Predicted 3D model of a 114-nucleotide RNA (SAM riboswitch aptamer (S box leader)) from Thermacetogenium phaeum DSM 12270.
The same sequence occurs in records of 2 taxa.
[in-house]
RNA sequence: CUCUUAUCAAGAGUGGUGGAGGGACGGGCCCAAUGAAACCCGGCAACCGGCCCUGGAUUGGCGACGGGGCGCUGGUGCUAAUUCCUGCAGAAUGUAUAUUCUGGGAGAUAAGAG
Numbered sequence: 001c002u003c004u005u006a007u008c009a010a011g012a013g014u015g016g017u018g019g020a021g022g023g024a025c026g027g028g029c030c031c032a033a034u035g036a037a038a039c040c041c042g043g044c045a046a047c048c049g050g051c052c053c054u055g056g057a058u059u060g061g062c063g064a065c066g067g068g069g070c071g072c073u074g075g076u077g078c079u080a081a082u083u084c085c086u087g088c089a090g091a092a093u094g095u096a097u098a099u100u101c102u103g104g105g106a107g108a109u110a111a112g113a114g
Stems, first nucleotide, its partner, number of pairs: 001114008013041001015040003021031003025087004042079003047075002049072001050070006083106001088103006
């Protein structure tokens, strides 16, 4: 970097360093010296790992494949706004072109494969 699968309406600091930018991209709309990014600490969550309980593939089982719990000196992730809204297609209502819904695309994260 590419592919596969799952998830994206919840949750998380009046801390320290730092100094101007940030919210992926375009459009919009926002956040920011009552201090942005980044780093540290704290926190959230529970995808992987771990531990406990449990269903169970014709018999047995050192059990394929599942369900529930803990949050655990492990591996990531996240910590303004629904992935802030939207970007393509369709539908309903409307008729000073908007609102709502469905699907898709894009993106993010995890696990696995190349």